[in-house]
């Protein structure tokens, strides 16, 4: 330090919705509330998804776009809690 694989302890986050908030929206935040997750602890590097205020095009209807988001979409990167062989 690598790899294969459980079982246990102490516990840990907290989806959908409800309610209130903040944001053009996508989401965010508190609060209740658990579907669930061994990192669902942090980061938006990288790819995807999602929104389109603003700008640009369009006669219109609308389309293109991230400087938003999204880590519970997925790869990286960093931290931690137990533990038997």
């Nucleotide at each position: 330090c690598u790899g294969a694989a459980a079982a246990a302890a102490g516990g840990g986050c907290a989806a959908a919705c409800c309610a209130a908030u903040c944001g053009a929206a996508a989401g965010u935040u508190u609060g209740g509330g658990a579907c669930g997750c061994a990192a669902a602890g942090c980061c938006a590097c990288c790819g995807g998804u999602c929104u389109a205020c603003a700008g640009g095009c369009g006669a219109a209807a609308g389309c293109c776009u991230a400087c938003g988001a999204u880590a519970g979409c997925g790869g990286g990167g960093u931290u931690g809690c137990c533990a038997g062989u």
This is a predicted structure of an 85-nucleotide RNA (c-di-GMP-I riboswitch aptamer) from a Pseudomonadota bacterium.
It was read from a public genome assembly, where an Rfam model found it.
Model confidence (mean pLDDT): 86 of 100.
Rfam family: c-di-GMP-I riboswitch aptamer. Rfam describes the family as follows. GEMM was predicted in a large-scale screen for bacterial structured RNA regulatory elements.
NCBI's taxonomy places the organism under Bacteria, Pseudomonadati, Pseudomonadota.